[in-house]
c-di-GMP-I riboswitch aptamer, 89 nucleotides, folded computationally.
C1' cells in the first nucleotide's frame, strides 16, 4: 500500500416528523425527535445521477391565469472522490 473483520463508551452521527430562522421552491440552519449509519468525517468548479424552477426563453384568447424549456439554487443518509482509528492473514 491494498484487502478482510471491529467500535474502545451506558461513546459518536441523526431520516421522517413538530417548531422557529432564512429562501420563489427545493433546501440550508437551531430546537426537539429517532428510521437508520462502521466513515452518516470531508467534499457539490473531478465526474454522473436525483430534487427544484425565481428570473430568462417559447407555447395557449392566457395577460394577476395554464403548460413547457432553463442552474446561476441545491442533495455527501444515491454512486463516487479524499482523509482517519483498532485488529488479522
Nucleotide at each position: 500500500c491494498g484487502c478482510c473483520g471491529g467500535a474502545c463508551a451506558g461513546g459518536g452521527c441523526a431520516a421522517a416528523c413538530c417548531c422557529g430562522c432564512c429562501g420563489a421552491a427545493a433546501g440550508u440552519c437551531g430546537g426537539g425527535g429517532a428510521c437508520g449509519c462502521a466513515a452518516a468525517g470531508c467534499u457539490a468548479c473531478a465526474g454522473g445521477g436525483g430534487c427544484u424552477g425565481c428570473c430568462g426563453c417559447c407555447c395557449g384568447g392566457a395577460c394577476u391565469c395554464g403548460g413547457g424549456c432553463c442552474a446561476c439554487g441545491c442533495c455527501g443518509g444515491c454512486c463516487a472522490g479524499c482523509c482517519g482509528c483498532c485488529g488479522g492473514a
Model confidence (mean pLDDT): 79 of 100.